[in-house]
RNA sequence: GGAGUCGGUGAGGCGACCGCGGGCCGCCCUCGUGGCGGCUCGAGGAAAGUCCGGGCUCCACAGGGCAGGGUGCUGGGUAACUCCCAGCGGGAGCGAUCCUAGGGAAAGUGCCACAGAGAAUAGACCGCCUACGUCCGCCUUCGCCCCUCGGGGCGGGGCGGGCCGGCAAGGGUGAAACGGUGAGGUAAGAGCUCACCAGUGCUGGCGGUGACGCCGGCAGCUCGGUAAACCCCACCCGGAGCAAGGCCAAAUAGGGGAGGAGAGGCGGCCCGCCUCGCGAGGACUCCCGGGUAGGCUGCUCGAGGCGUCCGGGAACGGACGUCCUAGAUGAAUGGUCGCCAGGCCCCUCGGGGCCGGCACAGAACCCGGCUUACCACUGGCUCUGGCC
RNA sequence: GCGCCCGUAGCUCAGUGGAUAGAGCACUGGCCUCCGGAGCCAGGUGUCGCGCGUUCGAGUCGCGCCGGGCGCGCCA
Numbered sequence: 001g002g003a004g005u006c007g008g009u010g011a012g013g014c015g016a017c018c019g020c021g022g023g024c025c026g027c028c029c030u031c032g033u034g035g036c037g038g039c040u041c042g043a044g045g046a047a048a049g050u051c052c053g054g055g056c057u058c059c060a061c062a063g064g065g066c067a068g069g070g071u072g073c074u075g076g077g078u079a080a081c082u083c084c085c086a087g088c089g090g091g092a093g094c095g096a097u098c099c100u101a102g103g104g105a106a107a108g109u110g111c112c113a114c115a116g117a118g119a120a121u122a123g124a125c126c127g128c129c130u131a132c133g134u135c136c137g138c139c140u141u142c143g144c145c146c147c148u149c150g151g152g153g154c155g156g157g158g159c160g161g162g163c164c165g166g167c168a169a170g171g172g173u174g175a176a177a178c179g180g181u182g183a184g185g186u187a188a189g190a191g192c193u194c195a196c197c198a199g200u201g202c203u204g205g206c207g208g209u210g211a212c213g214c215c216g217g218c219a220g221c222u223c224g225g226u227a228a229a230c231c232c233c234a235c236c237c238g239g240a241g242c243a244a245g246g247c248c249a250a251a252u253a254g255g256g257g258a259g260g261a262g263a264g265g266c267g268g269c270c271c272g273c274c275u276c277g278c279g280a281g282g283a284c285u286c287c288c289g290g291g292u293a294g295g296c297u298g299c300u301c302g303a304g305g306c307g308u309c310c311g312g313g314a315a316c317g318g319a320c321g322u323c324c325u326a327g328a329u330g331a332a333u334g335g336u337c338g339c340c341a342g343g344c345c346c347c348u349c350g351g352g353g354c355c356g357g358c359a360c361a362g363a364a365c366c367c368g369g370c371u372u373a374c375c376a377c378u379g380g381c382u383c384u385g386g387c388c
Numbered sequence: 389g390c391g392c393c394c395g396u397a398g399c400u401c402a403g404u405g406g407a408u409a410g411a412g413c414a415c416u417g418g419c420c421u422c423c424g425g426a427g428c429c430a431g432g433u434g435u436c437g438c439g440c441g442u443u444c445g446a447g448u449c450g451c452g453c454c455g456g457g458c459g460c461g462c463c464a
Stems, first nucleotide, its partner, number of pairs: 001384010012340007020042009029032001044360001048371002051369005056241004063271004068237005073087005088102001089100004103232002108230002110226003125171002127167003133163008142155005179197006198222002200219008245297004255288005262276004290463003304323008342355005389460007398413004406444001414433001415431005437453005
């Protein structure tokens, strides 16, 4: 100098004027949703996506079962989590480091295209073999028998071929071919047998809280993959959501039609609980039509922010001190100017000029996470080129 | 704000995890015709919205984004 990897911090500061929204106080009047003045507060690290988890509210004091959904190595953190921290196993990378839905495939079912002989109690295309059984041909210097002495028959042996067979080592196919290497063994072969290696199961010792690791022993046991396929196992989950919920006000056609003995809370079903209704003046459901588109509350002090110390390896927890920091509702949080920080350019190294609220983006009941968007600065670590 | 759904050719839609993803209409070229239409023949029809993962293999399964659409309050 290059390439890479993991973090951290900030999101400009001060002042003046004007404007907008909220709160408090004061004054004025024609007492209202009024006017004026003063003080004070006023977006984010993601306020976003609404993907998880909780608080809060209502529905039984939120109940039981089935169904359904979620999670899935271990230990810890937390109000809780699919989050975080620390580890274990597996994988990628030279490395820093990163990824990991990571229980069960030996409970069962399904699927594994194409290619290939065969794709899951597999299979035989090429190939290897002819031990067993059988057939054919040739040879025979071996044995027996016949003979017209040329030979012939039977049997044995050898060679070659076929059938019936044996084999799965090698070739080849594939993402995947039912362990690997070597030796023995065999007709040829094969865990068929043995040694070593790998895996699996059982088991012993040691270390660790544990996942698991290390060192052995036994069993030839060698068992494919897929559960982000059905499924099984363990654990967790009641439903709806601030348009929840409560109070007040306004307005009318408190209307019409259909269904109706059960219905609503309650959501896919059953049970159970509560409420309403049960021959109608009918609960409730659906359709058509009508009215209103107002106010208050919930609402912001909270698992809260900041600082110091303590505990812990960390996530995090505890103690003390300190601060109050948006609450809008067609929805405020903006604009101008000056100085500084900062950036760029010129340069006679004294200085001068220009830019200067910036990338992603903006609360809507509130928190904890995750994910996504995005600017600038900065630290650690790894690999590597060149020079000294 | 909350709840829910969809995305495959220009359009409307199909598509058990399995070869190079289909159908109709539309479009392009050729034939026919004096020309056009109809008809016949041939054809591109494509980032399966995007990315990452699971798998031997993803339009399909899982997760995260992007884009589009639908519904809702109160009174009676």
This is a predicted complex of two RNAs, RNase P RNA and transfer RNA, with 464 nucleotides together. Its mean pLDDT, the model's own confidence on a scale to 100, is 78. Rfam match: Bacterial RNase P class A. The family's RNA type in Rfam is ribozyme.